Large-subunit ribosomal RNA, domain IV from a marine metagenome, 328 nucleotides, folded computationally. Rfam family: Bacterial large subunit ribosomal RNA. Gene Ontology terms of the family: structural constituent of ribosome and ribosome.
Context: one part of a larger RNA
C1' cells in the first nucleotide's frame, strides 16, 4: 500500500465539473393523495399505520351419507425479541426549466442522445406495358396492386397558426415573332466541254426541339433594406422625408442549445449564484413545414433547487478476506 466487503462519535455535501460511489427508500395490506390533464392520466403521487407466533370465537366457501379434512376472512385475549417482507428478492422523493410529443431504432469494439423512426401533415409525379428501381439483354420488381393505389421530396402526435416576395435558379403551361442543327432549295460563280453532263465553292429560303420572349409557381431552390427629422421639461418617436428593392420579417418566441459586448439590466432563490427561474428588448446574427409558439404524459436526456439520507468530505479510524511484502 492496493482491491472487494463491513462499521463508526459530532457534523451532514463544508465533497466534487457533477451527490460521481455510497447511503436511505423498497414486498403485501388499510387509510390517504396536490398541482396540472388530451380526464386516459398525473398515482405505488405525497404522506401515515399495520406485518411474527399461540389462544377463543365468528361469517362464509370446496369435498363427504357423517365424522372430518382443506380455503378465504372478521372479532376478541395473549406470549417473545433492539428488530416478525427477521435471510434473500424489494421504488428514494418533491419542484422549476430546456430538447423530442409517445413505445420504439442507432454509432458490433470510447457517443443511446435532444440524432433515427415514427403515426399525423403537404407537395410533386403515376391511367397502367404506370411512375420508379435493377439488368447491355431477355427479364424482374412495382403487383396477381390500379390514384381511398404506387413512387419521390419535406415536415413530424396533439392545439393555435403558417405572413410578404415569382426580380434570380428550378419546375410547369404557352406560342405569334426572334435564333438555329442535319436537311432541303431559287440562284451566282469556278474546273472540264463542241454539246449533253459530271464535279466543287457560295447561297436568298424553307427549316424542330431548346435558348430568348410571355405567363404560371415558395409545405419549390431561396430572399424578407437604409439614412435623415418630428410630440409644450427631458426622453421616446404614433408621424414625415428621401434612396434603393422582386420585396423589405407578420403573428409568435426572444441574452435563447441562437446574445459577440456580457457575469447585460431588473426581479426569485442564497449569508454569498459567471449556472437556474420570470421578466426587459439594444435580436453582433429569431421567425413561421430547413416549420413558429404552446402542451397533459413518457425520457439511463440536459440544466437548476429542496426534503430524505449518508465515509462524497471536515479527518480519518478500526474489522474481515483477497493480494503485495518479511520468514521459512
Nucleotide at each position: 500500500c492496493g482491491c472487494u466487503g463491513g462499521u463508526u462519535a459530532a457534523g451532514g455535501a463544508a465533497c466534487u465539473c457533477u451527490g460521481c460511489a455510497a447511503a436511505a427508500u423498497g414486498g403485501c395490506c388499510c387509510c390517504g393523495u396536490a398541482c396540472g390533464u388530451u380526464c386516459g392520466c398525473a398515482a405505488u403521487a405525497a404522506g401515515g399505520g399495520g406485518u411474527g407466533c399461540c389462544c377463543c370465537u365468528g361469517a362464509u366457501g370446496g369435498u363427504u351419507c357423517a365424522c372430518g379434512c382443506u380455503g378465504u376472512u372478521g372479532g376478541g385475549g395473549g406470549c417473545c425479541a433492539c428488530a416478525g417482507u427477521a435471510a434473500a428478492u424489494c421504488g428514494g422523493u418533491a419542484g422549476c426549466u430546456g430538447c423530442g410529443a409517445c413505445u420504439g431504432u442507432u454509432u458490433a469494439u470510447c457517443a443511446a442522445a435532444a440524432a433515427c423512426a415514427c403515426a399525423g401533415g403537404a407537395c410533386u409525379c403515376u391511367g397502367c406495358u404506370a411512375a420508379c428501381u435493377c439488368g447491355u439483354a431477355a427479364g424482374a420488381g412495382g403487383a396477381u396492386g390500379u390514384a381511398u393505389a404506387g413512387a419521390g421530396u419535406c415536415u413530424g402526435a396533439c392545439g393555435c397558426c403558417u405572413g410578404c416576395c415569382c426580380g434570380g435558379u428550378g419546375c410547369c403551361g404557352g406560342u405569334a415573332g426572334g435564333u438555329u442543327a442535319a436537311g432541303g432549295a431559287a440562284g451566282c460563280g469556278g474546273g472540264u466541254u463542241c454539246a449533253c453532263g459530271c464535279u466543287c465553292u457560295c447561297g436568298a429560303c424553307c427549316g424542330a426541339a431548346g435558348c430568348c420572349c410571355c405567363g404560371g409557381u415558395a409545405a419549390a431552390c431561396g430572399g424578407c433594406g437604409g439614412c435623415c427629422g418630428u410630440a409644450a421639461c427631458u426622453a421616446u418617436g404614433a408621424c414625415g422625408g428621401u434612396c434603393c428593392u422582386a420585396a423589405g420579417g407578420u403573428a409568435g418566441c426572444g441574452a435563447a442549445g441562437u446574445u459577440c459586448c456580457u457575469u447585460g439590466u431588473c426581479g426569485g432563490g442564497u449569508a454569498a449564484g459567471u449556472u437556474c427561474c420570470g421578466a426587459c428588448c439594444u435580436g453582433c446574427a429569431u421567425g413561421a413545414a430547413a416549420g413558429g409558439c404552446g402542451u397533459a404524459a413518457c425520457g439511463a436526456c440536459a440544466g437548476c433547487u429542496a426534503c430524505a439520507c449518508u465515509g462524497u468530505c471536515u479527518c480519518a479510524a478500526c474489522c474481515a478476506g483477497c493480494g503485495a511484502c518479511c520468514c521459512g